[in-house]
RNA sequence: AUCUUAUCAAGAGCGGCGGAGGGAACAGGCCCUGUGAUGUCCGGCAACCUGCAAGUGCAAGGUGCUAAAUCCUGCGGUAUUACCGAAAGAUGAGUA
Repeated sequence: AUCUUAUCAAGAGCGGCGGAGGGAACAGGCCCUGUGAUGUCCGGCAACCUGCAAGUGCAAGGUGCUAAAUCCUGCGGUAUUACCGAAAGAUGAGUA
């Protein structure tokens, strides 16, 4: 990597560097962005593992995350406002 499994409506800067795009793929939307995007450093959060507890908690070691429900929709079902289930994706853990 593939596969398996759990979760995905909560949480997290008015900072530094940098200088044009970004929000997973494709499509349609709708948003963010020189009042500074992607990225990166610091800071922060606490999803999973870990440690201490065995109390619903604490810590922040390993990953991760840090605009908007995974930003919404696209496939199916029922409804015809929406909801449910998939598919795809993200993260953690395990495996080869």